[in-house]
RNA sequence: GCCGGUGUGAUGGAAUGGUAGACGUGAUGGACUCAAAAUCCAUUGGUAGCAAUACCGUGUCGGUUCGAGUCCGACCACCGGCA
Numbered sequence: 001g002c003c004g005g006u007g008u009g010a011u012g013g014a015a016u017g018g019u020a021g022a023c024g025u026g027a028u029g030g031a032c033u034c035a036a037a038a039u040c041c042a043u044u045g046g047u048a049g050c051a052a053u054a055c056c057g058u059g060u061c062g063g064u065u066c067g068a069g070u071c072c073g074a075c076c077a078c079c080g081g082c083a
Stems, first nucleotide, its partner, number of pairs: 001082007010025003018066001026044006045056004059075005
């Protein structure tokens, strides 16, 4: 340099172009225990707000579409192959 693949919460990851983050791990709170472990229950993306709620959010920037994590383009990062 060329070709291919991957990129989603703290983390592993799910999601047919139609409620983004299911499910698990971790974390926080609680139950249980003399205490702990294990187990069980609840909560767990961000910003603003007392709250209700609103807005934003799938590597970045654009495009297509009524609607994009998903399709298209460029770029960035990582992995693999070829030279």
Molecule: transfer RNA
Organism: uncultured Oscillospiraceae bacterium